c-di-GMP-I-GGC riboswitch aptamer from a Clostridia bacterium, 95 nucleotides, folded computationally. The sequence was found by an Rfam model in a public genome assembly. Rfam family: c-di-GMP-I-GGC riboswitch aptamer. Gene Ontology term of the family: cyclic-di-GMP binding. The coordinates come from a structure-prediction model, not an experiment, and the mean pLDDT is 86.

RNA sequence: ACUGAAAAAGGCAAACCUACCGAAAGGUAGGGACGCAAAGCCACGAGUCUAAGGUUUUAAAGUUUUUUAAAACUAUGAUGGUCGGGCUGCCAGUA
Numbered sequence: 001a002c003u004g005a006a007a008a009a010g011g012c013a014a015a016c017c018u019a020c021c022g023a024a025a026g027g028u029a030g031g032g033a034c035g036c037a038a039a040g041c042c043a044c045g046a047g048u049c050u051a052a053g054g055u056u057u058u059a060a061a062g063u064u065u066u067u068u069a070a071a072a073c074u075a076u077g078a079u080g081g082u083c084g085g086g087c088u089g090c091c092a093g094u095a
């Protein structure tokens, strides 16, 4: 450096439940294991998710301003257990 998880030592923890944070997606902690050879860390690129805020449209109310409801678009939000990429790492084998 590459390959692999058969062995050994281990590690992580999906769904779900409880509490908390958040508008939501989702996150944190505890319980719990579907699985994972990086299911360790990092939002750089892509994909996907959400839409508080913003824009537009429609309808209703209304005092020409506005308000309420619905729909569409939108990331500065999220996702590393979607993929790529970067960094780091136990064991075994090969060079």
Stems, first nucleotide, its partner, number of pairs: 001094004011036002016031006034081001040087003044084003047079003053074009